RNA sequence: AGGCGAGUAGCUCAAUUGGCUAGAGCAUCGGUCUCCAAAACCGGGGGUUGCAGGUUCAACUCCUGCCUCGCCUG
Numbered sequence: 001a002g003g004c005g006a007g008u009a010g011c012u013c014a015a016u017u018g019g020c021u022a023g024a025g026c027a028u029c030g031g032u033c034u035c036c037a038a039a040a041c042c043g044g045g046g047g048u049u050g051c052a053g054g055u056u057c058a059a060c061u062c063c064u065g066c067c068u069c070g071c072c073u074g
Base pairs, nucleotide, nucleotide: 001073002072003071004070005069006068007067010026011025012024013023019057028044029043030042031041032040050066051065052064053063054062
């Protein structure tokens, strides 16, 4: 330099051929329980979907450029 893949909550990951409130587990916070704690159970908060544009009635999803990470080729 070229090719491929990935980027979504603090972490690991979903999200059907573009469709109607972007969710789950863990973690965190509160509560129940307990002499206290752990475990268990119940509940809450937390997101500019890497960035900027484009297409569309509608974009996490499609298109373009850029950034970061990984792999491959020379």